[in-house]
Context: one part of a larger RNA
Order: sequence, then C1' cells, then structure tokens
RNA sequence: CUGGGUGUAAAGGGAGCGCAGGCGGUUUGGCAAGUUGAGAGUGGAAGCAGGGGCUCAACCCCCUGACUGCUCCCAAAACUGUUAAACUUGAGUAUGGGAGAGGCAGGCGGAAUUCCUAGUGUAGCGGUGAAAUGCUUAGAUAUUAGGAAGAACACCGGUGGCGAAGGCGGCCUGCUGGACCAAAACUGACGCUGAGGCUCGAAAGCGUGGGUAGCAAACAGGAUUAGAUACCCUGGUAGUCCACGCUGUAAACGAUGAAUACUAGGUGCUGGGAGGCAUAAGCCUUUCGGUGCCGUCGCAAACGCAUUAAGUAUUCCACCUGGGGAGUACGUUCGCAAGAAUGAAACUC
Repeated sequence: CUGGGUGUAAAGGGAGCGCAGGCGGUUUGGCAAGUUGAGAGUGGAAGCAGGGGCUCAACCCCCUGACUGCUCCCAAAACUGUUAAACUUGAGUAUGGGAGAGGCAGGCGGAAUUCCUAGUGUAGCGGUGAAAUGCUUAGAUAUUAGGAAGAACACCGGUGGCGAAGGCGGCCUGCUGGACCAAAACUGACGCUGAGGCUCGAAAGCGUGGGUAGCAAACAGGAUUAGAUACCCUGGUAGUCCACGCUGUAAACGAUGAAUACUAGGUGCUGGGAGGCAUAAGCCUUUCGGUGCCGUCGCAAACGCAUUAAGUAUUCCACCUGGGGAGUACGUUCGCAAGAAUGAAACUC
C1' cells in the first nucleotide's frame, strides 16, 4: 500500500453555507462511450514454461505456450452513461394554523448591592477554626427617609423550550430567521455529500473610545505554616459592562460527521392533527415532529448502545496506524501582539 478502524484503547473537522468533484427516484424510446460476446491484426530478441545436446553444470539448440496489453471491425442493449419525452413518492413553493430564553434594535420595571445627603442612636462593627490586618467618638455598624450609579434579572423554571454550533431567561414594542402541523393547489429530481473557499464561533486576551455598582487575576497587608510566592481574612488594579475592530481557540462533549432506508415493545415530557366518550376540568384510541428513561433482536473487549443505534445497509467527507521526543523544531500562511494553522526528524523504550 491493501486492509482494518474512529463513544471510552490512536482516530469525527467547533459549526454552517457552498464552487469543483463523487453519488443519485419512477416509466418509455433512441444512441452505443463504459460493459459483454465473436473475429482479425499486433504484442522484437533474450528471458519464462516444455523438450533436447556438450559425461553434469554453466553454456548451447528446438518447438509450442504464455506475455493477462493495445488497435480495428461486427454484434447485443440488461446495467452505468448520454439524449428525447413523461411521472410524483424525494426536494421545494404557495395556503391556513398554533408553539418557542432563536436573532437585532429601542423603551420600561422591581428586588438587591455600593456610594452620597439628612434623621434616630451609641460603642462598637466586621471577620474567622481561632484571630489579626481593616472600619469607627471627625459618630461607624444598626435603622428611617430621599437621591445617584452600574450590573444582573429571584419566584415561574422543569433530564421544559428554541437555535447549525457557540449559545439564548424580567416586561413591552418594532424588525427578522428557522422548525412543526394540516390539507394536497403548484414546480417536476430541482436531490445527498462536499476537498479547497466563505461565514459564524464560549471564556480569556489585544487595539481605540466610553463606563465601572458588585466581583476580582496581578499586587499589598493580616493569619496559617518548618516555610506558605497557596488554601482562610481585609483591601485592591486590569478585567468583567458598552460601541467598533482583531483574535479563532476549549473536556467547542453525546468525548458519537452528514444524509437516506429498514429492524419488538413499554413508559414520561413537549408542539400540532384526526376520531370516540363525557361535556366542568378531562379520559380513551390513533397519527406526524421533538426530547428523556427502560428494554428485545442485533452489536460490543467489556462498560454499554439499542427506531434520537454504538444494529442492518448505501453514498459522500474528515481522521487514525506503538509510547516518548512533540503538537516541539524548521519552513510557510495568518495575526498589532499574545499566538493560531500546517507539521517533521535524529535519538530513545
């Protein structure tokens, strides 16, 4: 290489869109590129297989075969391809509905926290395992009233919902994306996947300008300790927030790529539809979509998975090939930087 694999042993790209490419539903006709069959030509010599000659061997000779290939011609038309015509189940559009923390923008609200002002009030408060640093007679803590600011939205709240993933939660309004159900009007294979490419992408970090209540890397002090560059305490700056731009990584996890079909059931939750019973909530049967638990066949090294597969199959992409060295070095690309992406070898076990 072939092969065998990728939940946990090495291995699914963080996610989507999508050019090329690969693969692709049903019916009929044509063509004959692939395909299949027949024939012809060619496929140097040596070599190989078989036989023989030098006493053997090396060496030499003979004949046939093979050389799995290529070219030409004839034929077949099932499959692939191509072309023409058609179809409706795949896919999409229109119509009617209900659900949702999906996204963006604007406005509003209450609780809490801190600060400021004023009142009441007096000696403590705070903190801990115990303390101390800290705050406080310049009147703190507590409490009442008023004001300011920023950030987050208790209860509802739920193995509830939505989103491709990251993720999304107070209320209202506007704009806007997607999914689902019903019925079957329209298009008529328009599909699936997708190397490159493009876009999105938590937190931290970076740039410019704002903002800063609480929290809090760094830092300072107090403790603890043999020491304590920690855990605990008192403070506290970046940051956390906003706008615009960059970064492009995570245990970006279901550690499980996408799509389609098929393969026992049971029981919850959730969004629709149909039928029946009762008509007050509701109950029963059934059917689509989602989300959990249990479990048969099957699979699996086991754990476990099991119609949301890790089962049975097909298509396409990505990735793996002993451990360390190493996600390092070098080179290249990207980035303001931090760094990211790509990614070895020597050596060693």